[in-house]
Model confidence (mean pLDDT): 82 of 100. The RNA shown here (transfer RNA) has 73 nucleotides and comes from Sandaracinus sp.

RNA sequence: GGGGACGUAGCUCAGUUGGGAGAGCGCCGAUCUGGCAGACCGGAGGUCGCGGGUUCGAAUCCCGCCGUUUCCA
Numbered sequence: 001g002g003g004g005a006c007g008u009a010g011c012u013c014a015g016u017u018g019g020g021a022g023a024g025c026g027c028c029g030a031u032c033u034g035g036c037a038g039a040c041c042g043g044a045g046g047u048c049g050c051g052g053g054u055u056c057g058a059a060u061c062c063c064g065c066c067g068u069u070u071c072c073a
Base pairs, nucleotide, nucleotide: 001072002071003070004069005068006067007066010025011024012023013022019056027043028042029041031039032038049065050064051063052062053061
């Protein structure tokens, strides 16, 4: 220098026919318990890496850039 994969909540990830942004763990609160642990219920938390384009509508399609990883040289 060139090719591939990946970038979504604090962490690990799902979402792939273009229309509801989600799960587990973690965090906060209520209840049960004498307390802890645990169980159960509820809640907060997201510019979907950045910018632009297509579209009535983009996490999803297209272009550029950035980062991580891997292969080739």